The RNA shown here (transfer RNA) has 72 nucleotides and comes from a Candidatus Sericytochromatia bacterium. RNAcentral holds the sequence, with entries from ENA. Lineage of the source: Bacteria > Bacillati > Candidatus Sericytochromatia.

RNA sequence: GGGGUCUUCGUUCUAAUGGUAAGAUCUCGCUUUUGCACAGCGAAGACAAGGGUUCGAUUCCCUUAGACUCCA
Numbered sequence: 001g002g003g004g005u006c007u008u009c010g011u012u013c014u015a016a017u018g019g020u021a022a023g024a025u026c027u028c029g030c031u032u033u034u035g036c037a038c039a040g041c042g043a044a045g046a047c048a049a050g051g052g053u054u055c056g057a058u059u060c061c062c063u064u065a066g067a068c069u070c071c072a
Base pairs, nucleotide, nucleotide: 001071002070003069004068005067006066007065010026012024013023014022019055027043028042029041030040031039048064049063050062051061052060
């Protein structure tokens, strides 16, 4: 320098593939306990950035940023 794959709650991991974004874990609160832990219930929290197509975009297209990988 060129090719390919990927980027989703405050953390980590995984769904949804055009029509209100779903769960696990950690976090916070409540119940329980003499207390802690476990368990149950509840709360908060996300589509990397910008643009385009579309009635409607996490999803399709383009650019940029980042990560991984292959070739030189």